[in-house]
This is a predicted structure of an 86-nucleotide RNA (transfer RNA) from an Alphaproteobacteria bacterium. Taxonomically the source falls in Alphaproteobacteria (Bacteria, Pseudomonadati, Pseudomonadota). The coordinates come from a structure-prediction model, not an experiment, and the mean pLDDT is 80.

RNA sequence: GGCCGCGUGGUGGAAUUGGUAGACACAAGGGACUUAAAAUCCCUCGGACCGAAAGGUCCGUGCCGGUUCGAGUCCGGCCGCGGCUA
Numbered sequence: 001g002g003c004c005g006c007g008u009g010g011u012g013g014a015a016u017u018g019g020u021a022g023a024c025a026c027a028a029g030g031g032a033c034u035u036a037a038a039a040u041c042c043c044u045c046g047g048a049c050c051g052a053a054a055g056g057u058c059c060g061u062g063c064c065g066g067u068u069c070g071a072g073u074c075c076g077g078c079c080g081c082g083g084c085u086a
Base pairs, nucleotide, nucleotide: 001085002084003083004082005081006080007079010026011025012024019069028044029043030042031041032040046059047058048057049056050055062078063077064076065075066074
C1' cells in the first nucleotide's frame, strides 16, 4: 500500500429485514436492615434546559456529510484500533 472486521453511558455489553437508544451485568451514589459492619433488599445512575416538586422539553451511538417520514443500523469521506496479505 491492498483487503476484512470493529468503534454505543464510568466499564463490559445488548439493541441488525431501519421504527421508544442504552436491555442485562459491574462500578458509583442515596435509603432500609444492623450496636456497627458484611451480606441482602429498594431507588437513582449520558448531557443541557424548564419546574418548588412530581415531571417535562431538546440533544446524544468515533468525526463530517448523504439517503429516508424515520439511521446505532444503509451509502460516501476521514480518524482510531485489530486481523490478513504484499